[in-house]
The RNA shown here (SAM riboswitch aptamer (S box leader)) has 119 nucleotides and comes from a soil metagenome. Rfam family: SAM riboswitch aptamer (S box leader). Rfam links the family to the GO term regulation of gene expression.
RNA sequence: UCUUAUCCAGAGAGGCUGAGGGACCGGCCCUGCGAAGCCUCGACAACCUGUCCCGCGCGGCGUGAGCCUCGGGGGAUGUGGUGCCAACUCCGGCAGAACGCGGUUUCUGGAAGAUGAGA
Numbered sequence: 001u002c003u004u005a006u007c008c009a010g011a012g013a014g015g016c017u018g019a020g021g022g023a024c025c026g027g028c029c030c031u032g033c034g035a036a037g038c039c040u041c042g043a044c045a046a047c048c049u050g051u052c053c054c055g056c057g058c059g060g061c062g063u064g065a066g067c068c069u070c071g072g073g074g075g076a077u078g079u080g081g082u083g084c085c086a087a088c089u090c091c092g093g094c095a096g097a098a099c100g101c102g103g104u105u106u107c108u109g110g111a112a113g114a115u116g117a118g119a
Stems, first nucleotide, its partner, number of pairs: 001119007012041005020030003024093004042085001044083001047081002050077005056071002059068003089112001094109005099103001
């Protein structure tokens, strides 16, 4: 960089340090009652992975009940790899639609971004 899935759920303490942070722009927020960063421990989650369970399918083995490899689906767990722990991705940004129409409205899609997996 490309492809693809997800993004209205969930989950913080301590130490060091000391002024920023929420991607960008606008807004609106958070922050010396301590931002960001780093470290330690913990939590959340279940994308990949491991293990286990239950159906299904192809195939194989078996006289047979059945068994086995593989594939795919569902569930449990949380082994390992990531991720994540203010606010819906904090809201909007572009396009379309609706209406109690000219708007701090609602809905749909997109863009951008984030994370995983693959290339």